[in-house]
RNA sequence: UCCUUAUCAAGAUAGGUGGAGGGAAUGGCCCAAUGAAACCUGGCAACCAGCAUUAAUUUGUAUGGUGCCAAUUCCUACAGGCUUUGCCUGAAAGAUGAGGG
Numbered sequence: 001u002c003c004u005u006a007u008c009a010a011g012a013u014a015g016g017u018g019g020a021g022g023g024a025a026u027g028g029c030c031c032a033a034u035g036a037a038a039c040c041u042g043g044c045a046a047c048c049a050g051c052a053u054u055a056a057u058u059u060g061u062a063u064g065g066u067g068c069c070a071a072u073u074c075c076u077a078c079a080g081g082c083u084u085u086g087c088c089u090g091a092a093a094g095a096u097g098a099g100g101g
Stems, first nucleotide, its partner, number of pairs: 001101008015040003021031003027075002042069003046066004050061003073093001078090005
């Protein structure tokens, strides 16, 4: 990098360094010098493993491997429905974990 599969409406630093961007993509709309990204600290608990527990992955544990810590994956591009300048549903795309090539 590719394929398969599960989840994605909850949760998460008054800190330090840093100095202008960031929210994937289209179009919006937001965040940001009352400091963006990144790094450290701190935290959350999604998956897998470990440890304990249970009739039962049942209930815990933050111990390990990743992950995450503004706004529903911020909304949206495509299709369908409806009471149609909006709402709802499904896909597409994406993110994360696990397995495999």
The RNA shown here (SAM riboswitch aptamer (S box leader)) has 101 nucleotides and comes from Ruminiclostridium herbifermentans. The prediction has a mean pLDDT of 82. The model forms 94% of the base pairs in the Rfam consensus. The source organism's lineage runs through Bacteria, Bacillati, Eubacteriales, Oscillospiraceae and Ruminiclostridium. The sequence is in RNAcentral, with records from Rfam. Rfam family: SAM riboswitch aptamer (S box leader). About the family: The SAM riboswitch is found upstream of a number of genes which code for proteins involved in methionine or cysteine biosynthesis in Gram-positive bacteria.